[in-house]
Source information: Predicted 3D model of a 173-nucleotide RNA (Lysine riboswitch aptamer). It was read from a public genome assembly, where an Rfam model found it. The coordinates come from a structure-prediction model, not an experiment, and the mean pLDDT is 80.

RNA sequence: UUGUAUAGUAGAGGCGCGGUAUUUAUCAGUAUAUAGGCUGAUGCAUAUGGAUGCAUGUGACGCUUAUAGAAAGGAAAUGUCGCCGAAGGUGUAUAUUGUCCAUAAGGUAUAUUCCUGGUUGUGCAGUUAAUAACUGUAUGACUGUCAUCAGUUGAUGGAGCGCUACUUGUUAG
Numbered sequence: 001u002u003g004u005a006u007a008g009u010a011g012a013g014g015c016g017c018g019g020u021a022u023u024u025a026u027c028a029g030u031a032u033a034u035a036g037g038c039u040g041a042u043g044c045a046u047a048u049g050g051a052u053g054c055a056u057g058u059g060a061c062g063c064u065u066a067u068a069g070a071a072a073g074g075a076a077a078u079g080u081c082g083c084c085g086a087a088g089g090u091g092u093a094u095a096u097u098g099u100c101c102a103u104a105a106g107g108u109a110u111a112u113u114c115c116u117g118g119u120u121g122u123g124c125a126g127u128u129a130a131u132a133a134c135u136g137u138a139u140g141a142c143u144g145u146c147a148u149c150a151g152u153u154g155a156u157g158g159a160g161c162g163c164u165a166c167u168u169g170u171u172a173g
Base pairs, nucleotide, nucleotide: 001172003170004169005168007167008166009165010164011163014084016083017082018081019080020079021078022077023076024075032068033067034066035065036064037063038062042055043054044053045052046104047103048102049101050100051099087116088115089114091112092111093110094109095108096107097106117143118142119141120140121139122138123137124136125135126134127133145158146157147156148155149154
């Protein structure tokens, strides 16, 4: 000097990512409670089946009138913390969850496989009270990075186990 190692340290992308606290709107005049009227035998404990428990002709469930009337999840702003596979998601496995058993679905946590560089518009699907937001997917735009080609700010392509800088180990000269 050169190649190499998921090596180590420090960085960059920008409406950058995630957590958390407070406030605010929405949720919603909803759920629910009380009183009255109609009706007349079931109703509740995630769904189904079985069991168990509670309520119920002193009126269950349902409908309706009046009065009162939430919360959680999700969202925005501000502050703060941790960071740049930050983080997000599919699948699989384990544990746990709501009276008990079985099945199923959902929630939470951990591990693991695979996918995604990031932001954003639009369409479709899912979740949700929601056309808000989030997730997946397809397709555009912008942007960062590397390689190749060009040569005037461009074209093509790749992916974060990447890229840049330094250090260390190691190979070759």